Source information: The RNA shown here (transfer RNA) has 83 nucleotides and comes from Jatrophihabitans sp.
RNA sequence: GCCCCUGUGGAGGAAUCAGGCAGACUCGAUGGUCUCAAAAACCAUUGCCGAAAGGCGUGUGGGUUCGAAUCCCACCGGGGGCA
Numbered sequence: 001g002c003c004c005c006u007g008u009g010g011a012g013g014a015a016u017c018a019g020g021c022a023g024a025c026u027c028g029a030u031g032g033u034c035u036c037a038a039a040a041a042c043c044a045u046u047g048c049c050g051a052a053a054g055g056c057g058u059g060u061g062g063g064u065u066c067g068a069a070u071c072c073c074a075c076c077g078g079g080g081g082c083a
Base pairs, nucleotide, nucleotide: 001082002081003080004079005078006077007076010027011026012025020066028046029045030044031043032042033041047056048055049054059075060074061073062072063071
């Protein structure tokens, strides 16, 4: 230098095929129930802004589209291959 894969909440990870409700599910965290106390179990909450209505948010910046995590372009980070 070229090619391939990959980037989503605190962590893992789904939704990508064929564009159509992202915070699925699990873990963690916080509060509660239970207990003499604890563990386990169960219940609730758990991205950001806002009083609310609502808005924003999938590495960054653009593009296509009624609509983008998903498609296209450039760039950045990680992994692999070739030279």
About this RNA:
Taxonomically the source falls in Jatrophihabitans (Bacteria, Actinomycetota, Actinomycetes, Jatrophihabitantales). Rfam family: tRNA. About the family: Transfer RNA (tRNA) molecules are approximately 80 nucleotides in length.